Background
Small-subunit ribosomal RNA, central domain from a Gammaproteobacteria bacterium, 349 nucleotides, folded computationally. It was read from a public genome assembly.
Context: one part of a larger RNA
């Protein structure tokens, strides 16, 4: 180079935006680089192989032939790829007009609840557990009524529901902003797919700086449990969790299923649009975009996939190649740090 592979056996990069690169619709004309064919020159000799010849075979030796799958120049051909011109619309995008939606940013504000805190009411308890005990309470607690404060999250609706490239996103109203998706028409005229590098985005948990803290809650303290209990349960509780800002940059970041494209029975739901039937119904039917269940065919070691493929093709990227050592050691890059990335080898089975 080559092979098979990559839902669950090793193996899809977390996700997107893109550069090089690879590949890439239709019809006609050129061209003739790639592509086929003839020509010629060249490809030393020896050696391989074939056919024959000498050594009494053979090994050696020799004569021809073939090959030497290769370059160079030349002619021919025009199916495919390229290149160049000219042109289509079906792929791709624009412009009308519409429709959903927890998409994202940025102010405001609404109830309800935990907490504390003030004044009434009111007394001996309350709290917690498998059972206590710590711990609050007569300096009036728990419980009940009223004010107040402040910080977080937003019950019902709520889905098997909807957006989002993913991470993720939910009170409500306001401004500002990205995308789908559907109907008819015009228009652009191949402007496409992929994506090494590179660039952005990224749960949570940590980290700087300054805030901020209602409930939770590592650490940590006591109480219990036990043989011990550095836990499981209970009474506190501090980082943290909340804001702005900068980092970080990983995860069972999963559908463990890369992206695009076409193909390939049916049949139930349910979002969203449009369009047709009438017997206007909580309607029937059609179609497109999304989300679900069950299924043919076929694929799979099976399990299971099954038009949202894991079926049948094609393109382009990423990965995998026994188990441990190890996703670790050195080195480079990145980072305050904590680490991250990128990655072996000895030995061993």
């Nucleotide at each position: 180079c080559u092979g098979g592979g990559c839902g669950u056996a090793a193996a899809g990069c977390g996700c997107g935006c893109g550069u090089a690169g690879g590949c890439g619709g239709u019809u006609c004309g050129g061209u003739a680089a790639g592509u086929g064919g003839g020509a010629u020159g060249u490809g030393a000799a020896a050696g391989c192989c074939c056919c024959g010849g000498g050594c009494u075979c053979a090994a050696c030796c020799u004569g021809g032939g073939a090959a030497c799958u290769g370059c160079a120049u030349u002619c021919c051909a025009a199916a495919c790829u390229g290149c160049c011109g000219a042109a289509c619309u079906g792929g791709a995008g624009u412009a009308u007009g519409g429709u959903a939606g927890a998409g994202g940013g940025a102010g405001g504000u609404a109830g309800a609840a935990u907490u504390u805190c003030c004044u009434g009411u009111g007394u001996a308890g309350c709290g917690g557990u498998g059972g206590a005990a710590u711990g609050c309470g007569u300096a009036g607690a728990u419980a009940u009524a009223g004010g107040a404060a402040g910080g977080a999250a937003u019950a019902c609706c709520g889905a098997u529901g909807g957006c989002g490239a993913a991470g993720g996103c939910a009170g409500c109203c306001u401004c500002c902003u990205g995308g789908a998706c559907c109907a008819a028409u015009a228009c652009u005229g191949a402007c496409g797919c992929u994506g090494a590098g590179g660039c952005g985005c990224g749960a949570a948990a940590g980290c700087g700086u300054g805030g901020g803290u209602a409930g939770c809650a590592a650490a940590c303290a006591g109480g219990a449990u036990u043989a011990g209990a550095u836990a499981c349960c209970c009474u506190g509780g501090u980082a943290g969790u909340c804001c702005a800002c900068g980092c970080c940059g990983u995860a069972a970041a999963c559908g463990a299923u890369g992206a695009g494209a076409a193909c390939u029975a049916g049949c139930c739901g349910u979002u969203g649009g449009g369009g047709c039937c009438c017997u206007u119904g909580a309607g029937g039917c059609c179609u497109u975009a999304g989300u679900g269940g069950c299924g043919u065919a076929g694929c799979u070691a099976a399990c299971g996939c099954g038009a949202u493929a894991a079926g049948u093709u094609c393109u382009c990227c990423g990965c995998c190649u026994g188990g441990g050592g190890a996703g670790u050691a050195c080195g480079g890059c990145c980072g305050c740090a904590a680490g991250g990335u990128u990655a072996a080898a000895a030995c061993u089975c």